[in-house]
Model confidence (mean pLDDT): 80 of 100. The part of an RNA shown here (small-subunit ribosomal RNA, central domain) has 522 nucleotides and comes from an oil sands metagenome.

Context: one part of a larger RNA
RNA sequence: UUGCAGUUAAAAAGCUCGUAGUCGGAUUUUGGGCGCGUGUGAACUGUCAGCCUCUGGUUGGACGGUGCGCGCGUGCCUUUCUGCUUGGGAGCCCCAUGGUGGUUAAUUCUGUCGUGGUGGGUCACAGGCCGUUUACUUUGAAAAAAUUAGAGUGUUCAAAGCAGGCUGUUGCUUGAAUAGAUUAGCAUGGAAUAAUGGAAUAGGACCUUGGUGCUAUUUCGUUGGUUAUGGGACUGGGGUAAUGAUUAAUAGGGACAGUUGGGGCCGUUCAUAUUUCGUUGUCAGAGGUGAAAUUCUUGGAUUUACGAACGAUGAACUUGUGCGAAAGCAUUCGGCAAGGAUGUUUUCAUUGAUCAAGAACGAAAGUUAGGGGAUCGAAGACGAUCAGAUACCGUCGUAGUCUUAACCAUAAACUAUGCCGACUAGGGAUCGGGCGAUGUUAUCAUUUUGACUCGCUCGGCACCUUACGAGAAAUCAAAGUCUUUGGGUUCUGGGGGGAGUAUGGUCGCAAGGCUGAAACUU
Numbered sequence: 001u002u003g004c005a006g007u008u009a010a011a012a013a014g015c016u017c018g019u020a021g022u023c024g025g026a027u028u029u030u031g032g033g034c035g036c037g038u039g040u041g042a043a044c045u046g047u048c049a050g051c052c053u054c055u056g057g058u059u060g061g062a063c064g065g066u067g068c069g070c071g072c073g074u075g076c077c078u079u080u081c082u083g084c085u086u087g088g089g090a091g092c093c094c095c096a097u098g099g100u101g102g103u104u105a106a107u108u109c110u111g112u113c114g115u116g117g118u119g120g121g122u123c124a125c126a127g128g129c130c131g132u133u134u135a136c137u138u139u140g141a142a143a144a145a146a147u148u149a150g151a152g153u154g155u156u157c158a159a160a161g162c163a164g165g166c167u168g169u170u171g172c173u174u175g176a177a178u179a180g181a182u183u184a185g186c187a188u189g190g191a192a193u194a195a196u197g198g199a200a201u202a203g204g205a206c207c208u209u210g211g212u213g214c215u216a217u218u219u220c221g222u223u224g225g226u227u228a229u230g231g232g233a234c235u236g237g238g239g240u241a242a243u244g245a246u247u248a249a250u251a252g253g254g255a256c257a258g259u260u261g262g263g264g265c266c267g268u269u270c271a272u273a274u275u276u277c278g279u280u281g282u283c284a285g286a287g288g289u290g291a292a293a294u295u296c297u298u299g300g301a302u303u304u305a306c307g308a309a310c311g312a313u314g315a316a317c318u319u320g321u322g323c324g325a326a327a328g329c330a331u332u333c334g335g336c337a338a339g340g341a342u343g344u345u346u347u348c349a350u351u352g353a354u355c356a357a358g359a360a361c362g363a364a365a366g367u368u369a370g371g372g373g374a375u376c377g378a379a380g381a382c383g384a385u386c387a388g389a390u391a392c393c394g395u396c397g398u399a400g401u402c403u404u405a406a407c408c409a410u411a412a413a414c415u416a417u418g419c420c421g422a423c424u425a426g427g428g429a430u431c432g433g434g435c436g437a438u439g440u441u442a443u444c445a446u447u448u449u450g451a452c453u454c455g456c457u458c459g460g461c462a463c464c465u466u467a468c469g470a471g472a473a474a475u476c477a478a479a480g481u482c483u484u485u486g487g488g489u490u491c492u493g494g495g496g497g498g499a500g501u502a503u504g505g506u507c508g509c510a511a512g513g514c515u516g517a518a519a520c521u522u
Stems, first nucleotide, its partner, number of pairs: 004493003007474002012490001014361001016359002021354003026246001031078011043066006049059004083129005089123002093119001094117009133195003136190002139187002148179002152162002164173003205240008214231003251351001252348003256343002259340002264336004270314002275309005281303001285296002322329002366407006376400001380396004418489003422481002425465003430460008439452004469476002495522003504515004
C1' cells in the first nucleotide's frame, strides 16, 4: 500500500499562476484454411465377455476403427519466419561413373549396391558479426546453518532431540525428508498491458552499374611493373516498391464572427444630502433622552427662503439577477487593453490534468511620506444610568475614515464543502449565445431588423420535488456511484489543555506574519 477521515466532531492553503514530481484519449495481426498429437461427447461399426424371447437383440463390461462436434498442445499456408558467415556432422537431391536385376529398337526406362564432386539447397548443433530498448510475468539455477511450517520417530508423556528399529546376537537394516525464503542479480518461455525507437529539407530501405583513392594474399621460374582477385573508404547514374506523414478525442491551444457583463484602468460629467459660510424672515427657546443633563441661544439659537464652497457618497431602479481567480465591482459620456459563453464542413495535432520550490493579486484594521479633511468616529473629555460603569444612552472630539506613492499579508478570506474527468432523476423559472415557427406586434408597400410568444440547444447563478443512493443525524443530485473498499492529482488532521505559547530560523520600519515544540496536567 491493501484500508481512515477532512460541511457541522481534529482537519480543504484566501485566490490564481507555476518548475521538479505524479498521472495521462483512441489507433498498427485480427480472422480464415489445412494437417498432426492428445482428452472428451454422441452416432455408426468390428472383436471379446455376459444375459435373453438366439438368422437376431441387448448391456452405464473390456479393447479397437470411421467420419463429426468441443477443448488443449503443436506445425504449415494465407504479404506474416532475425539475417549473414565459419566449422564439422546427418540423411536427401543433382551431375559424372562402375557392378548387378527387370525392361527397351536404343546407356531407353526403372530398382539395388558402390566410387567421385572447391556442386546445390535442407535439417539440427557449435562459434563469430549483427538485431529498438526496458518494465511485467512463467520456469530454472543460485540464495550457510540454526529459527519457522512440516514428514518420520513412545525423549515414560511433553518442551525437546535426530534419533532409532529388528533377529536364531561373530549381526542385519532404515533414517537424519520436504516446504517457504521478499527485493536486487543470472538464465529461460510469453508478448497481452505500460513506456520507448524508426523514413519528412529523405543524408531512408533494397537491387544493380560506373568512377576515385587506399590496402592485402596467392599463382603465372626469379625481381620489378601493369592487370586480375579479395577487403575497407568516398562518390555518380539507373532500377524496384501500393515507396514513406494514423485519426481529428462531447481532450486542449490558436484564428475568425456577431455579441455579452454593476470585470479592470484613465479622463470626463451629473445628482441630492450632511456640514460650514454669506444674505433673509420671524421669534424664545432649541438639542437630546426611557427621563434628563452636559451643549447652543435677544451678540437672534432652532426654524424659513435664496445662494456659495468643500470633501465624501451614488438612493429609488437593485433582483436568491450579472461580471470577476479571489478580495471585490453600481451616476453620465469617451478612450485603452483584457475576459467568458455561443457559433464555426477554420487551423495545429497530445500540445493535457494536478502541483513541493518559486511568483502575482489579496477586505478591514495598521505603518511611513505627501495631499485632503464634509461626515462618521477608536483614544480622550464631559453628562447620565448604576452598588460600581473605566460600558451600553447622550454632547464634544484626536488618530483614522478619502486620495497618491510605498509597506503589511491576515478575517466566520464561509458554500465553515480542493481542482480536473466520467456516470447516476424528475421539474419549472431565470441570465448569455445559437437554431426554428403559416406565431403576435412596430415602421407599412413588402422584406430585413427590433420587441414579444412558443419550442429546442450549449454554457451560467440558483431553486423545487423525490431518494435508487449516502449520512451519527441535520441534511446532501452531491456530502451519491465506499467493507461489492483502486479514475487522476495536491493539501491537511489523529483526545482536551499547556499553545499557535517557548525556542531557533526567516520575512517586516513596526505591529506582527510564516514555520513551530516539550515538560507538566487531565
RNAcentral holds the full RNA, with entries from SILVA.